[in-house]
Order: sequence, then structure tokens, then C1' cells
RNA sequence: GCCGGCGUAGCUCAGCCCGGAAGAGCAGGGGCCUUUUAAGCCCAGGGUCCGGGGUUCGAAUCCCCGCGCCGGCACCA
Repeated sequence: GCCGGCGUAGCUCAGCCCGGAAGAGCAGGGGCCUUUUAAGCCCAGGGUCCGGGGUUCGAAUCCCCGCGCCGGCACCA
């Protein structure tokens, strides 16, 4: 330099193909239970969906330009 994959809650990831306005598990918080802890059960919260722009009535999802991470290929006189 070229190609591909990935980026969404504190963490691990779904959702993207086929646009209808964001979820699960775990962690953390509160409560129940228990002599206490753990376990179990219940409740609530937590997101500028990597950044910018475009298309659209409507974008996490489609298009363009970047950034970061991972892998492969090439170069290495």
C1' cells in the first nucleotide's frame, strides 16, 4: 500500500441482510428471604448505537469520507 471483518449499556454480545426509532445476559444499585454471608427471587436505573456528512416522512440499519482494533496479502534495495 491492497483486501476483509469488527466498533451498540460498566463488560460480553444480539438487532443491521430486508429502515418504523434500541434489547438480552452478567456486573453495579434497591428490596424480599436468611441469625449473617452466599445462593435464590423481585424491582428500578443505565445508551449522543466510533466520528462527520448524505438519502429518506423516518437511519444502529442504506450511501460517502474518516478514526480505532483484529486478520490476511504485498513491499522490505
This is a predicted structure of a 77-nucleotide RNA (transfer RNA) from a Candidatus Dormiibacterota bacterium. Rfam family: tRNA. It is annotated as a transfer RNA. The coordinates come from a structure-prediction model, not an experiment, and the mean pLDDT is 82. The RNAcentral record of the sequence draws on ENA and MGnify. The same sequence occurs in records of 2 taxa.